[in-house]
Formats: sequence, structure tokens, C1' cells
RNA sequence: CGAGUCGCACGGACGGCCGCUGCUCGUCUCGCCUUCGGGUGGGGCGGGGAGAGGAAAGUCCGGGCUCCACAGGGCACGGUGGUGGGUAACGCCCACCGGCCGCAAGGCCAGAGCCAGUGCAACAGAGAACAGACCGCCUCGGCGCCGGCUCGUCCGGUGCCGCGGUAAGGGUGAAACGGUGCGGUAAGAGCGCACCAGCGGGGCGGGCAACCGUUCCGGCUUGGUAAACCUCACCGGGAGAAAGCCCGCAUAGGGAGGGAUGACGCGGCCCGCGUCGCUAGAACCUCCGGGUAGGGCGUUUGAGGCCGUCGGCGACGGCGGCCCUAGAGACAUGGUCGUCGCCGGCCGCCGUUCGCGGUGGUCGGACACAGAACCCGGCUUAUGGGCGGCUCGGAGU
RNA sequence: GGAGCUGUAGCUCAAUUGGUUAGAGUACCGGCCUGUCGAGCCGGGUGUCGCGGGUUCGAGUCCCGUCAGCUCCGCCA
Repeated sequence: CGAGUCGCACGGACGGCCGCUGCUCGUCUCGCCUUCGGGUGGGGCGGGGAGAGGAAAGUCCGGGCUCCACAGGGCACGGUGGUGGGUAACGCCCACCGGCCGCAAGGCCAGAGCCAGUGCAACAGAGAACAGACCGCCUCGGCGCCGGCUCGUCCGGUGCCGCGGUAAGGGUGAAACGGUGCGGUAAGAGCGCACCAGCGGGGCGGGCAACCGUUCCGGCUUGGUAAACCUCACCGGGAGAAAGCCCGCAUAGGGAGGGAUGACGCGGCCCGCGUCGCUAGAACCUCCGGGUAGGGCGUUUGAGGCCGUCGGCGACGGCGGCCCUAGAGACAUGGUCGUCGCCGGCCGCCGUUCGCGGUGGUCGGACACAGAACCCGGCUUAUGGGCGGCUCGGAGU
Repeated sequence: GGAGCUGUAGCUCAAUUGGUUAGAGUACCGGCCUGUCGAGCCGGGUGUCGCGGGUUCGAGUCCCGUCAGCUCCGCCA
């Protein structure tokens, strides 16, 4: 210098002018109530102080909170899936183990179980799951041909046909029922043996564990797929802030249907529990129709942030100190000007390894993604430039 | 703010339990017919299966992420 990889913090700064949304203080004004002391609400003006994010986003996970039996049992359904830890909890995070990719730094893994069962594997190929025989190889039998002699129901070679044996070799495929060598055989084959790989079982050593190392035994070679059904273990009741509670206004407390082995509270089912009801067609549910589009609470102090210290490899936790930091209801946090910062071009000066770097001036340009709505912890996605660690390659000293 | 659904040719829709090169109608293109156009007849598929990744031998189909579109949900009696 180039290529790559991992991590970190930031998300322009200052000032002038003009605005926007809450809070608070003062003042002016209007309305309502009044026990005439006051209380309450709205508006104007002025002062003070506050005002988006790292993702506020997607709403994908996990919680808090609220209501429904303070939440119960079973089935179904859904989710998760190496081990240990962190946490309020998680599908998140940390550390480790194993596999795969990469020269490496490093990255990725729904990473339990197809020797419980079932299913699937197109095309090609002979054969696709306890498979198969197209070419090839080999024994035997039959029929020919050639050669030999000891002339036979002979021997050797070779061609075709047939019953068989084979899986070494060829070929197909994503995948062909272990690999190499020696023995063995008619030819072959874990058929036998040695080594290697895998599987299963046992022992020893290390580790909390996943697992690792080593050794012995068994020829056991029992393939793939569970983001296929399924099995195992663990987790999950539902709805969500338009949850839920209070006040006020208005209207027709209207119509139709369901309704006693009933309705509602848990959504799919059963049980259980509770409330209402049991001859009234109630309560309740569904649909149609009607009214309204107001106010307050929930609502912003919370598993909160920052700093220090201690424990831990780390995620994180304990202790101490300091701080309070947006809360609308159609939705505010903005616009403009100036200076500086950032990038690019040109010019001057200085340095130079002649690639460029530093500095001053001038002209031009850009400042991304994106806007809280009950609140947190994560993940994912979008996005601007910057800094640092590490790896690989090249060049120079 | 919350909940649910959909995405395949220009348009409207198919595609079985994952299987070879994704089909149908219409539109479009070329040819025939006609003096010409239309209609008719013959032929042609024109496609990133919204996009990216994963599982698998193999993905429109299964899983994850993401983008776009559509629908529904207030309170009172």
C1' cells in the first nucleotide's frame, strides 16, 4: 500500500432572528359555582425551564401491567432442542464442546432421536434399501471350428446357446450396502488376516457437563431424509392500552334469530368451578337498526441512567455516590442566516521513498437512515462518515 | 395503536405427498384468409414464482428474515 475480518464510540458544533408542544410563575381578561371567605375552567401577553433514536422502524421473540375463576386438570395445538452459566424472562447473551467453510484472522450450524414404527428418493441406471446382474469374469452341460498325440466317453484353445456362481473392473446417479494390501478361490467376496475409517459394548485417565484422550472386545459395516409424519424432554391459559377504571352527553333499553342434554365466564374439545335462569321465551349471544365522536385516570421513576469499587475468563452481579431526562391525541421537537467542521477541484509554500503528505487561500458540493404514542429486555432490517485490534499478500528500509 | 390475510405470464387464476423443461383462459407476436380492417384458422410462452438466505440430491411448495398490498377492530344503551 492492497485485500479481508472483528470490535468500538458518534449521529455535526456555536451564535442571531422567526416559530411549535407540554410544565411552571406573574399579570390581564372571559365563563361557571358559591355558605360571598373563595373554588374551578378557558383565552391573551410576558418571564423561567424542558423537548426523539441508535434504530423511535418491522411488530419477530420475551416480560412488566390490566381484565377475564388471582388462573385449575386432561387432550389437542403451538414453540424450543449440544453442555454449563447469566437474566424478571426469552427463540437473547456469555463461556465451552462437536461438525462444516476459509491459507488465516474469523464465520455459520432448528446441533435431540431414522438399530419405536410409517413414509419419500424424480430423471438416469441392471439395480435405490435387509437391492441388483447390462457389459465383463468363472465352473458345468450341449453344439460347432482349429491344433496335438498315447487316437479316447482324450487333452488344449476358441465361438455360440443354456442352467448357475460372482460383485474385483466398466458404466448410471445426489446417494450403489466400508477402504488399502496380502492370503484364498473356478472366478470372486470380511470368506480369513494386518492396518485404517465407522458403529456398538466394556475398562482407565481428564472435565460439573457436552465431550476429549487411550485401551480391549465384537466382522457388527446396521446408508440419506424428522425446516416428512412421528417419538422424547422442556416451555406456553387467553386477550391486549381501541387492555381496564371513573365522570358526562345523546338515543327507539327498538326489531329478527339462537336459547333448558341452557347461556356466559377460555379461544378448539372434555371435565371441574362460579354467576344467572329453570316455563319466563328472562339473563346472555349473533345480526340489523339507533345515539355519540367529550373529559379525567391508567401515563411516564423505571428489571432507570452515569461514575467509582469489589467478585467473575465473560455475559452479569453486589455495594457506595450522583442525576431526574419528551409525554401529544391528528399528533410538537422546525425554518432561515452567519462562522467553524466534512468532501472534491484549482492555485501558492514546505517536505518527499516522486506514489503522495502537511499547511494557507479560493470556488463548488454534501451532512444519511429516519419521527416516541403504556413501559422495558432482545433480535432483525435501514443508514452516514470515523477510529482501533487482528489476519493474508506485495514493496521499501 | 392492535389483529389477520394475500403476493405465480400484461390481466384473471391453476400446479397432488417437494420431482425432470411451472400450465389454462384472455391479451400479445408471426403466418394464412381479405381489396383493407375486424372476425376466423394455424403456430409461438413472452415467467428474477415479490425479494434475500437456509433445510434437502432437488424448493413455486418446507423454515427464517424482509418488502409491498388488502381487510377488520372505538364508546353508549

Annotation
This is a predicted complex of two RNAs, RNase P RNA and transfer RNA, with 474 nucleotides together. Rfam match: Bacterial RNase P class A. It is annotated as a ribozyme. Model confidence (mean pLDDT): 78 of 100.